[in-house]
Molecule: transfer RNA
Organism: Clostridiaceae bacterium
């Protein structure tokens, strides 16, 4: 430098025909229990990496940029 994949909740990850964004864990509250743990229920939590564009409408399509993984190349 080039190619490629990834970026969505605190963490690990889903999501699709473009039409109100989900799970598990964690956290808080409650239930159960002699207590803790375990187990069960409920709740809070999101600029969907950033900016621009396409569209009536974008997490999803296009462009640029940023960060991360993998591969190739360059350099003696």
């Nucleotide at each position: 430098u080039c190619c490629u994949c990834c970026u969505u909740a605190g963490c690990u990850c889903a999501g699709c025909a473009g039409g109100u964004a989900g799970a598990g864990c964690a956290u808080g509250c409650g239930g159960c229990u002699g207590u803790u743990a375990a187990c069960c229920g409920c709740a809070g939590g999101g600029u969907c990496g950033u900016c621009c564009g396409u569209u009536c409408g974008a997490g999803c399509c296009g462009g640029a940029c940023a960060g991360g993984g993998g591969g190739a190349g360059c350099c003696a």